[in-house]
RNA sequence: AGGGGAGUGGUGCAACGGCAGCACAGCAGUCUUUGGAACUGUUGAUCCUGGUUCGAAUCCGGGCUCCCCUG
Numbered sequence: 001a002g003g004g005g006a007g008u009g010g011u012g013c014a015a016c017g018g019c020a021g022c023a024c025a026g027c028a029g030u031c032u033u034u035g036g037a038a039c040u041g042u043u044g045a046u047c048c049u050g051g052u053u054c055g056a057a058u059c060c061g062g063g064c065u066c067c068c069c070u071g
Base pairs, nucleotide, nucleotide: 001070002069003068004067005066006065007064010024011023012022013021018054026042027041028040029039030038047063048062049061050060051059
């Protein structure tokens, strides 16, 4: 320099173009002598910027970061 892939709560992952979910973690509560476990409830996210569309995490353009391949 060229090509390919990825970017979503704190972490690991889902989500035909139509209400962004799950698990763990966190917080509060129940239980327990205490802790842990278990149970109940709950907070929290789409890398950035434009475009298409009635509607975008998803499609398109441009950028940023990371990984792989080639040179």

Model confidence (mean pLDDT): 82 of 100. A computed fold for a 71-nucleotide RNA from a Chloroflexota bacterium, annotated as transfer RNA. Its Rfam family is "tRNA". Its family is annotated with triplet codon-amino acid adaptor activity in the Gene Ontology. The family's RNA type in Rfam is transfer RNA. NCBI's taxonomy places the organism under Bacteria, Bacillati, Chloroflexota.